[in-house]
RNA sequence: GCCCCUGUAGCUCAAGGGUAGAGCAACGCUUUUGUAAAGCGUAGGUUGUCCGUUCAAAUCGGAUCGGGGGCU
Numbered sequence: 001g002c003c004c005c006u007g008u009a010g011c012u013c014a015a016g017g018g019u020a021g022a023g024c025a026a027c028g029c030u031u032u033u034g035u036a037a038a039g040c041g042u043a044g045g046u047u048g049u050c051c052g053u054u055c056a057a058a059u060c061g062g063a064u065c066g067g068g069g070g071c072u
Stems, first nucleotide, its partner, number of pairs: 001071007010024004018055001026042005048064005
């Protein structure tokens, strides 16, 4: 230098154009003499950034930044 994959909640990951979710973690409640475990609930996101396509974009296209891999 070229090619491929990847970026979504604190962490690990879903969502393949139509209201952004799960598990763990956090917080609250129940239970316990107390803690842990268990059960129930709550909160948490400008979907890396910018532009475009579309009635509608996490999803499609382009650029750019970060991470990983391959080739030379």